[in-house]
RNA sequence: AAUAUUGAUCGGCAAACUACUCGAAAGGGUAGGACGCAAAGCUAAAGGGGCUAAAUCUACUUUCAAUAGACACGCCAGCCAGUUGCCCUU
Numbered sequence: 001a002a003u004a005u006u007g008a009u010c011g012g013c014a015a016a017c018u019a020c021u022c023g024a025a026a027g028g029g030u031a032g033g034a035c036g037c038a039a040a041g042c043u044a045a046a047g048g049g050g051c052u053a054a055a056u057c058u059a060c061u062u063u064c065a066a067u068a069g070a071c072a073c074g075c076c077a078g079c080c081a082g083u084u085g086c087c088c089u090u
Base pairs, nucleotide, nucleotide: 012037013036017032018031019030020029021028022027035078041083042082043081047080048079049076050075051074056070057069058068059067
């Protein structure tokens, strides 16, 4: 490089919502449930972005409490991104 043979898939994940549960909250887990997704697999200080603010600090107050502000290595990967992978065709 050519020829021949064989042949994938027919599956995966799971939004909202509901029940139970963990958490201060964001949000997570389990079960049900499917809005969708060719990576809706993995990666969260150490790429960006977003959410929460218990504790702490500050303000107010005689003080405490309440309230307000600041703050994440707490959370979100189904926001972008990084990275790995499956099938078919060329």
Notes: c-di-GMP-I riboswitch aptamer from Thermaerobacillus caldiproteolyticus, 90 nucleotides, folded computationally. Its mean pLDDT, the model's own confidence on a scale to 100, is 82.